[in-house]
RNA sequence: GGGCGGUUAGCUCAGGGGGAGAGCGCUACCUUGACACGGUAGAGGUCACUGGUUCGAUCCCAGUAUCGCCCA
Repeated sequence: GGGCGGUUAGCUCAGGGGGAGAGCGCUACCUUGACACGGUAGAGGUCACUGGUUCGAUCCCAGUAUCGCCCA
C1' cells in the first nucleotide's frame, strides 16, 4: 500500500427496515441468626462518528475513526 471482518448496557454477545434485547454483573425487596444459593422487581444505551437513501435506519449506501485477520 491492497483486501476482508468487527464496533449495540459495566462485560460477553444477539438482533440485518417500523417494539432496542439476552446471559452475567449492579441496586432494592423476599428468604436466612448471618452469608451464599434461590425468587421477585428495578436502574443502566447519542446502537463508534459524519453524511446520504427512505414515510421511517441499530439494520441499506458512502466517508471517517478504531480494533483484528490476510496478501504484498